[in-house]
RNA sequence: AGAGUUUGAUCCUGGCUCAGGAUAAACGCUGGCGGCGUGCUUAACACAUGCAAGUCGAACGAGGAACAGAAGACGAGGUCUUCGGAUUAAAUUGACUGUUCCGAGUGGCGGACGGGUGAGUAACGCGUGGGGAACCUGCCUUAUACUGAGGGACAACAGCUGGAAACGGCUGCUAAUACCUCAUAUGCGCACAGGAAGGCAUCUUCCGGUGUGGAAAGAAAUUCGGUAUAAGAUGGCCCCGCGUCUGAUUAGGCAGUUGGUGAGAUAACAGCCCACCAAACCGACGAUCAGUAGCCGACCUGAGAGGGCGAACGGCCACAUUGGGACUGAGACACGGCCCAGACUCCUACGGGAGGCAGCAGUGGGGAAUAUUGCACAAUGGAGGAAACUCUGAUGCAGCGACGCCGCGUGAGUGAAGAAGUAUUUCGGUAUGUAAAGCUCUAUCAGCAGGGAAGAUAAUGACGGUACCUGACUAAGAAGCCCCGGCUAACUACGUGCCAGCAGCCGCGGUAAUACGUAGGGGGCAAGCGUUAUCCGGAUUUACUGGGUGUAAAGGGAGCGUAGACGGUUCAGCAAGUCCGAUGUGAAAGGCGGAGGCUCAACUUCCGAAUUGCAUUGGAAACUGUCGGGCUGGAGUGCCGGAGAGGUAAGCGGAAUUCCUAGUGUAGCGGUGAAAUGCGUAGAUAUUAGGAGGAACACCAGUGGCGAAGGCGGCUUACUGGACGGUAACUGACGUUGAGGCUCGAAAGCGUGGGGAGCAAACAGGAUUAGAUACCCUGGUAGUCCACGCGGUAAACGAUGAAUACCAGGUGUCGGGGGACACAGUUCUCCGGUGCCGUCGCAAACGCAGUAAGUAUUCCACCUGGGGAGUACGUUCGCAAGAAUGAAACUCAAAGGAAUUGACGGGGACCCGCACAAGCGGUGGAGCAUGUGGUUUAAUUCGAAGCAACGCGAAGAACCUUACCAGGUCUUGACAUCCCUCUGAACGGGUAUGUAAUGUAGCCGGCCCUUCGGGGCAGAGGAGACAGGUGGUGCAUGGUUGUCGUCAGCUCGUGUCGUGAGAUGUUGGGUUAAGUCCCGCAACGAGCGCAACCCUUGUUCUCAGUAGCCAGCACGUAACGGUGGGCACUCUGAGGAGACCGCCAGGGAUAACCUGGAGGAAGAUGGGGAUGACGUCAAAUCAUCAUGCCCCUUAUGACUUGGGCUACACACGUGCUACAAUGUCGUAAACAAAGAGAAGCGAAGCCGCAAGGCAGAGCAAAUCCCAAAAAUAACGACCCAGUUCGGACUGUGGUCUGCAACCCGAGCACACGAAGCUGGAAUCGCUAGUAAUCGCAGAUCAGCAUGCUGCGGUGAAUACGUUCCCGGGUCUUGUACACACCGCCCGUCACACCAUGGGAGUCGAUAACGCCCGAAGUCAGUGGCCUAACCGAAAGGAAGGAGCUGCCGAAGGCGGGAUCGGUAACUGGGGUGAAGUCGUAACAAGGUAGCCGUAUCGGAAGGUGCGGCUGGAUCACCUCCUU
Repeated sequence: AGAGUUUGAUCCUGGCUCAGGAUAAACGCUGGCGGCGUGCUUAACACAUGCAAGUCGAACGAGGAACAGAAGACGAGGUCUUCGGAUUAAAUUGACUGUUCCGAGUGGCGGACGGGUGAGUAACGCGUGGGGAACCUGCCUUAUACUGAGGGACAACAGCUGGAAACGGCUGCUAAUACCUCAUAUGCGCACAGGAAGGCAUCUUCCGGUGUGGAAAGAAAUUCGGUAUAAGAUGGCCCCGCGUCUGAUUAGGCAGUUGGUGAGAUAACAGCCCACCAAACCGACGAUCAGUAGCCGACCUGAGAGGGCGAACGGCCACAUUGGGACUGAGACACGGCCCAGACUCCUACGGGAGGCAGCAGUGGGGAAUAUUGCACAAUGGAGGAAACUCUGAUGCAGCGACGCCGCGUGAGUGAAGAAGUAUUUCGGUAUGUAAAGCUCUAUCAGCAGGGAAGAUAAUGACGGUACCUGACUAAGAAGCCCCGGCUAACUACGUGCCAGCAGCCGCGGUAAUACGUAGGGGGCAAGCGUUAUCCGGAUUUACUGGGUGUAAAGGGAGCGUAGACGGUUCAGCAAGUCCGAUGUGAAAGGCGGAGGCUCAACUUCCGAAUUGCAUUGGAAACUGUCGGGCUGGAGUGCCGGAGAGGUAAGCGGAAUUCCUAGUGUAGCGGUGAAAUGCGUAGAUAUUAGGAGGAACACCAGUGGCGAAGGCGGCUUACUGGACGGUAACUGACGUUGAGGCUCGAAAGCGUGGGGAGCAAACAGGAUUAGAUACCCUGGUAGUCCACGCGGUAAACGAUGAAUACCAGGUGUCGGGGGACACAGUUCUCCGGUGCCGUCGCAAACGCAGUAAGUAUUCCACCUGGGGAGUACGUUCGCAAGAAUGAAACUCAAAGGAAUUGACGGGGACCCGCACAAGCGGUGGAGCAUGUGGUUUAAUUCGAAGCAACGCGAAGAACCUUACCAGGUCUUGACAUCCCUCUGAACGGGUAUGUAAUGUAGCCGGCCCUUCGGGGCAGAGGAGACAGGUGGUGCAUGGUUGUCGUCAGCUCGUGUCGUGAGAUGUUGGGUUAAGUCCCGCAACGAGCGCAACCCUUGUUCUCAGUAGCCAGCACGUAACGGUGGGCACUCUGAGGAGACCGCCAGGGAUAACCUGGAGGAAGAUGGGGAUGACGUCAAAUCAUCAUGCCCCUUAUGACUUGGGCUACACACGUGCUACAAUGUCGUAAACAAAGAGAAGCGAAGCCGCAAGGCAGAGCAAAUCCCAAAAAUAACGACCCAGUUCGGACUGUGGUCUGCAACCCGAGCACACGAAGCUGGAAUCGCUAGUAAUCGCAGAUCAGCAUGCUGCGGUGAAUACGUUCCCGGGUCUUGUACACACCGCCCGUCACACCAUGGGAGUCGAUAACGCCCGAAGUCAGUGGCCUAACCGAAAGGAAGGAGCUGCCGAAGGCGGGAUCGGUAACUGGGGUGAAGUCGUAACAAGGUAGCCGUAUCGGAAGGUGCGGCUGGAUCACCUCCUU
């Protein structure tokens, strides 16, 4: 950085797709290790269980436990005893004291942090920069001052008591750093007046004065507290500028709404709240409404500008089951607090209670999808505490997941017998492949063993016996995934056969698939690889950077003009934009650069730069802006002048059509391609005169004029708009454009009222047609006309918005002016319009080109693939028709523009051809022959199918052929090669027997060579490789052939032109049979074709002379080249000559060439043949042959008998014979050429009516033979008839060939004697030795020709000419065709599927509104009730509480609307779909040119009317331009 895809090819426009990067990913296959990260994107769904916020005994009282002390109580046992007791004393108990611990309570601090989530929010929520002179701030720091005196309670606790429980109630006792009162007041707050200073309007600060108000707490061993004030720090709150998604099919919104005054509330400002007053406020610079969304640093991508995104980390905000509310507090309207309401879950004794994982784990559910109910407070940080310490699912770690990034490994070297296997093969080989094996090494990771950290300052280590180090050990434990048609790196085989399947786009697959599946091989990446999803890129495909609008999508139908945007020249000021400097900020992390730490990297630490922004401030003043003063060039005004279908109104005029009246006049008129409907003897048409009425204005008339566009055309008048020329008096930038807005706006159409001649949708009739709802004809109504309204669209077009300036020329024309001259004029020039050509430039090309589509500037409008669709819904306008605005679902990979080459045209021009015409003869009618179709059949084998199949393959089917059918046989085979065994033959001959046939049996004759081993050859038998196939595919092929067409074409090299396909050459002017030749020309040459060279024929010469010939000589014969002889002639066959427009005349361009003439056997390629360019038709042939692949293998092969290919209601082609007198028959005569001949031709002779037979001369043929040529001529007969024409069919007899003529041959004789009397529509051949006519020969062949191929004989007519039919060639034109008109293509209908609009309704959601009810709660009020502290002797007061009431108030209820969505009988159109129906609308002049708007009609495309456009072919005229 590009690539694929529209076309036959090209360029362009334009969409779709791909290659890249990325991800909180998921899925498929696979999976060795480690490090660092990361992990519910869905249900802000519901949650079991555990934990996540406590701490302080150095604030306090009481209790319990342990330990220590201990008064006391009790007292076993012992001793003594008077038996009463005394004494000693273990164990036990224990008031009280101390220490430690425990859990509950009062109290303090903390539960407002930390942690989670992104529902809501389009907002001062966030970002950024400011402000608070309008504020608060616990703990912390600093400073100053103080910390005095009292008092009364309430928990805990005890007793009683309610309740299932949760939780209480009553009575009584009690402590404090809990609560209250008093004192004190440096300072502080408030009020008042004064002074000073400052500022930013209200004001702020300072000073001193008066009055007034309110503090404190102790525990203790240091020390920790408490109170007041001031300051700081930190944290918060409020306000403002700017920025922050989509929709106008959301345009108006808003009642506390906007502002004021006063009161209240708050930490504080403020409609924050309330009362009153005013009626404002926001909005096209997008209010309101709806949808969507947490915002940012960042992250991804990108060259950048941008675009996308907002996981993890960090900042801010919001939320904590849903909604509302306040309390406490420095801080909350509070995630693990409270109250209420709703939903849900749980407990319950049914009375009532409890709960909130969007904390960490975890569960269910949802989902394509996301982890452990882990360890530890060791570190970092937080709360409490004086501290020890306690708590901390914050955090640090570990676990799980290839989810991502990074790193490492799965071994290294050597090793050719190129092993085996596998794949393929042209069978030789090739590939896998140094790959493996083998040999020699190494040990990173993993595994084993030993040692063992840092993280921790003295101690304390969850991680963790972890990182790391060392040792021994084995190549062992460790490779997959995707792809291989192009894009895009990488190819073969098999299977499959439009099936199965693939596919990102183009597209693969219908029997040889590099595209499906498998295998081998290869390519890519690699512990991953692919797919899917999403984003950016490529995409300059929304274009700021950086696009367009004549024809591709796109200029508004036109003007006026508002907002806005932009704006001439000069001077001076200001400094908003602009530029420069400084300062502040732009958090950290990230990114970038440089260093450092983990072995490297990922990761991480440090430093730097950067952060393009915002703000403040100091400067500059060129440009923009602004203010002021000038200027005249832009613009406008005045004056003078002419041009004009400019507009409106009124009046007037003639021609024509029609109608009416009257006259003349008679049978038609009219209309068409041809007709008919229609009109007319009731007098039309025609013609004459008069009249009526409406509409339109011939000629002039012109790419002439005017107008903004639509548009405007007889003449006159009135009113009126604009442009232009001249002048230079006036104004002094007054200008340009113009979203909305307003006005105008063809035709059709609508409303009301007129009018109505002609024309004419609809309609009617007649034609045409398969039909004809059309084209054509005859009629004909709306309408067309006028007035007043509406409507507002057109191909409203130059398919080209408006304005200004600049950039070569030439030539017309219209209006006006000036100059010169030789002045009815010519010429030069200026301004304004309107055309053409053209340079530069532009453009994809076509083309545009001073009237730009060029170069620039300004403003507006519009476009972003095709279809769906200018449709639906909504809205606005309209009487309606409808107009304006204007989507989506779905679907396609194109749709399109310009140009190119072809092909085609019921386009044009030119030319040719037996193409037509002019002629001659046929076919089509008959009979027969032959081929085909069809039918039939056991089979009627197969092929050929318009021309270019059909007397074709087939140059010859009785058997054979033969491929078909029926029957019967064979299975290494009828045919080829190889191997083994045997035989010596094979074979020939006859015999016997048997069959439908192949058979069977014996008999006779009978191999070669030899080194004697054998070999050759042949036969028989056997096994397998194989043979065999006229089986399939001519759409797998070779070869061969047909056809266009013996038409004149088809190409190349170099050069040139074009972006290119391509063009040029090859076109043009002539000419030719010809791209034949000449001339011209950006072409110059060349090739394949044409022509010529070849064969034959026509004339002649030379040579040669047998088997040919015979002039002269001779012999012989009845006769004959029969013989000698000769080659002169004919002829034969070899070589030459000859013809070239060479000569003359004319034409032509002095050419090519044409016309005529002479000479010549022949004259303009002399006649004929062979010869067939590049290519077309998937033309024909697999059945001539060859051949790939497929198929059959005791049969689809082979043999054999018989049958069939010869059938026969019929249809067609090609022929023969005829229909007769230009004939038929008979008689007797004449003249060819070219061929064939040995299993042959066969003479003479004889026989037969004949076919033929007998016999056999000659001849391998210029010798012999087939062989008679026939038509013709002569004579005779027939006399126009179904005949003396015609010969089919049939009968009888006989001949030949052949193994054999039944199916199924050809002759012969006699007899029979059909159709047919010249052929409808239609159609074929032929231009001279031709047609026509006449016979002869040959191939094939035993026999069989009317066919085919050749040969000669006789021998015409006509061609004016190119209008038409057919075919072809060249040039040109149109094209929507390129499979190329047998093309393409439109619409209805029918069927299937899909999405969608309407729809009686129905269901749901959302946000508001009105009313009702009104919880908790704040606030306010409050009679009675209750109350420890203070006052009071008391009564009572002060103060407070519960209760009640009121305002507000969530949820809820009711209601009518709004918006959005789901669904729905039925219904509308749309899209898609290999082979449905009807037509044929469009593309060529598409057969009626098409299209646009409108109206109307019709199964449908569509038709018609009116107006418009050229994006219409052709022809002609006019005008203009060029040469």